[in-house]
Context: one part of a larger RNA
RNA sequence: AUUGAACGCUGGCGGCAUGCUUUACACAUGCAAGUCGAACGGCAGCGCGGGCUUCGGCCUGGCGGCGAGUGGCGAACGGGUGAGUAAUAUAUCGGAACGUACCCAAGAGUGGGGGAUAACGUAGCGAAAGUUACGCUAAUACCGCAUACGAUCCAAGGAUGAAAGCAGGGGACCGCAAGGCCUUGUGCUCCUGGAGCGGCCGAUAUCUGAUUAGCUAGUUGGUGAGGUAAAGGCUCACCAAGGCGACGAUCAGUAGCUGGUCUGAGAGGACGACCAGCCACACUGGAACUGAGACACGGUCCAGACUCCUACGGGAGGCAGCAGUGGGGAAUUUUGGACAAUGGGGGCAACCCUGAUCCAGCAAUGCCGCGUGAGUGAAGAAGGCCUUCGGGUUGUAAAGCUCUUUUGUCAGGGAAGAAAAGGUCGUGGCUAAUAUCCACGGCUCAUGACGGUACCUGAAGAAUAAGCACCGGCUAACUACGUGCCAGCAGCCGCGGUAAUACGUAGGGUGCAAGCGUUAAUC
Numbered sequence: 001a002u003u004g005a006a007c008g009c010u011g012g013c014g015g016c017a018u019g020c021u022u023u024a025c026a027c028a029u030g031c032a033a034g035u036c037g038a039a040c041g042g043c044a045g046c047g048c049g050g051g052c053u054u055c056g057g058c059c060u061g062g063c064g065g066c067g068a069g070u071g072g073c074g075a076a077c078g079g080g081u082g083a084g085u086a087a088u089a090u091a092u093c094g095g096a097a098c099g100u101a102c103c104c105a106a107g108a109g110u111g112g113g114g115g116a117u118a119a120c121g122u123a124g125c126g127a128a129a130g131u132u133a134c135g136c137u138a139a140u141a142c143c144g145c146a147u148a149c150g151a152u153c154c155a156a157g158g159a160u161g162a163a164a165g166c167a168g169g170g171g172a173c174c175g176c177a178a179g180g181c182c183u184u185g186u187g188c189u190c191c192u193g194g195a196g197c198g199g200c201c202g203a204u205a206u207c208u209g210a211u212u213a214g215c216u217a218g219u220u221g222g223u224g225a226g227g228u229a230a231a232g233g234c235u236c237a238c239c240a241a242g243g244c245g246a247c248g249a250u251c252a253g254u255a256g257c258u259g260g261u262c263u264g265a266g267a268g269g270a271c272g273a274c275c276a277g278c279c280a281c282a283c284u285g286g287a288a289c290u291g292a293g294a295c296a297c298g299g300u301c302c303a304g305a306c307u308c309c310u311a312c313g314g315g316a317g318g319c320a321g322c323a324g325u326g327g328g329g330a331a332u333u334u335u336g337g338a339c340a341a342u343g344g345g346g347g348c349a350a351c352c353c354u355g356a357u358c359c360a361g362c363a364a365u366g367c368c369g370c371g372u373g374a375g376u377g378a379a380g381a382a383g384g385c386c387u388u389c390g391g392g393u394u395g396u397a398a399a400g401c402u403c404u405u406u407u408g409u410c411a412g413g414g415a416a417g418a419a420a421a422g423g424u425c426g427u428g429g430c431u432a433a434u435a436u437c438c439a440c441g442g443c444u445c446a447u448g449a450c451g452g453u454a455c456c457u458g459a460a461g462a463a464u465a466a467g468c469a470c471c472g473g474c475u476a477a478c479u480a481c482g483u484g485c486c487a488g489c490a491g492c493c494g495c496g497g498u499a500a501u502a503c504g505u506a507g508g509g510u511g512c513a514a515g516c517g518u519u520a521a522u523c
Stems, first nucleotide, its partner, number of pairs: 001522003005519005012370006018363002020328001025326003029323003034073003039070002042066002046064003049060004080281003089206007098198003103194003107190004111145001113143002120135006151160003165186006173180002207253003214244003219241008256278004260271004283304005306317004334360001336359003342356001343354004373403004383394004409459005417450001422444008467512005472493003478507005488495002
């Protein structure tokens, strides 16, 4: 000088940060990932409309919508933790044999069919979790056929391989109507390129120990095959006997790595909280499925430990998400508000979800700022302490007088953070179209958790606000009394055995100050 600090005494306010470093110990409760009716069949509940009514109600998906279900996208992000890991990691610089949902740009297409299945109904089983049989039905779910600019394979002849619709608007024409048809938007399929992201390989660097010196059989290389998105002993068969190592292999211990942080004149040393990038993990161990992407924190299966429910047959669970509880510990916060902003997921949108985030609460934990009054005031008051009894000191300190009002209290006003979206008008584009839709511009309306907060104005009133450590030397600051090697102090030297500036108290002083000391730790 510093700290994610703790402890003791003390404590007025504000701003900005930070807050389980220990048991990767166990967790009650609530929330933390949903959304789409513009993919689908439908209608459990709610509200309209319609019908019937014995005025009790009943029926009806027709409408707004929508529980459960099929389907799509998301759930692999965001958030947490640092157990493992000394190199399958990280940092920097390179590389070639790869993947990529959503997004952007370009090209080609979007024709015609089929069979199921959940929901639902009926009948069961079970304490529950759940589950069985039969029957019915839809799709952007599933499967063929056609087509194939590209694509893949090839023996170069050829062969293989795709799709899905939905919504808005409308002038002719057709149709009883729904609609056909046209058009706009969006979606779907194939293919090429891009962006961003990711997988893989190499070089260099990255703690301690030699009281660890030898280690290695898929081991090292080759051929062939398999496997992967992809190179490769990644895996396998065969062949060869290699490969690493005092430039420290192997083994053991410790440890997430980095940007950085602290210190220091620097070189270095120590550390890796918060913030940012990467990695690893998700009760412990193992495994795959789905998917563009996981071997998946709030998914599945198996095994184990633990906890809970049970009708004893069987089931359920995983806070190292946000709060919170117990425990451990010197020690670390609220079971708060809001999606208003930023961002994310879904959706055409409206909107919904979001313990990400933004805010508020608690804590002097830290940094910074402010205040606890200012001026005047000598009878140098009283009181305290000391005294050589003359006085000295506390001390302009107080009182008194004159002011001020930061902060606090009361009263009044009161934000920025919010313009996108929406409505309307105009211009342009698509188009048969002055519909719709899209782009741009003008005008306009709405939306704030924080919060009646910040801030501003006014009123009264010095009013509401100072402690802690030290005073032998180092080291700024001295006397008295008490004690008498006792009680005690102490970082080192050392004080204390009857005049202790070193113990205790008081007066005085010194240093810091809403803090001050102590302890721990680093330089």
A computed fold for a 523-nucleotide part of an RNA from Duganella sp. P-125, annotated as small-subunit ribosomal RNA, 5' domain. NCBI's taxonomy places the organism under Bacteria, Pseudomonadati, Pseudomonadota, Burkholderiales, Duganella. Model confidence (mean pLDDT): 87 of 100. The RNAcentral record of the full RNA draws on ENA, Greengenes and SILVA.